RNA sequence: GGACGAUUAGCUCAGUUGGUUAGAGCACACGCUUGAUAAGCGUGGGGUCCCGUGUUCAAGUCACGGAUCGUCCA
Numbered sequence: 001g002g003a004c005g006a007u008u009a010g011c012u013c014a015g016u017u018g019g020u021u022a023g024a025g026c027a028c029a030c031g032c033u034u035g036a037u038a039a040g041c042g043u044g045g046g047g048u049c050c051c052g053u054g055u056u057c058a059a060g061u062c063a064c065g066g067a068u069c070g071u072c073c074a
Stems, first nucleotide, its partner, number of pairs: 001073007010026004019057001028044005050066005
């Protein structure tokens, strides 16, 4: 330098044909339960969907440019 992949909650990851409210598990807070913990159950908080621009009535999803990380080639 080139090709490909990834980037979504604190962490690990889903997200269908673009469709109106963005999710799961773990973690965290509170409550229930217990003699007390752990486990379990319930409730809740938590989001610049990597950044910018564009297309569209509508973008996490599509197009273009950029950033970071990974793999391969040179």
Transfer RNA from a Candidatus Melainabacteria bacterium, 74 nucleotides, folded computationally. Lineage of the source: Bacteria > Bacillati > Candidatus Melainabacteria. Its Rfam family is "tRNA". Rfam classes the family as a transfer RNA. Its mean pLDDT, the model's own confidence on a scale to 100, is 81.